RNA sequence: GGUCCCUUAGCUCAGUUGGUCAGAGCAGCUGACUCAUAAUCAGCGGGUCACAGGUUCAAGCCCUGUAGGGACCA
Numbered sequence: 001g002g003u004c005c006c007u008u009a010g011c012u013c014a015g016u017u018g019g020u021c022a023g024a025g026c027a028g029c030u031g032a033c034u035c036a037u038a039a040u041c042a043g044c045g046g047g048u049c050a051c052a053g054g055u056u057c058a059a060g061c062c063c064u065g066u067a068g069g070g071a072c073c074a
Base pairs, nucleotide, nucleotide: 001073002072003071004070005069006068007067010026011025012024013023019057028044029043030042031041032040050066051065052064053063054062
């Protein structure tokens, strides 16, 4: 230098052929239970879907660029 892949909650990830969609587990907080803690159960909060632009009636999803990370080739 070239090709390809990844980027979604504090962490690990799902999200199908664009509409129902902002989701799960863990973590955190509150409550129940207990003499108390843990475990268990119930509930709650937490996101500009990496950034910018484009297409579309509508974008986490399609297209382009940028940034970061990874693999391979040279």
Model confidence (mean pLDDT): 80 of 100. Transfer RNA from a Bacteroidales bacterium, 74 nucleotides, folded computationally. It was read from a public genome assembly. Rfam family: tRNA. Rfam's curators write: Transfer RNA (tRNA) molecules are approximately 80 nucleotides in length.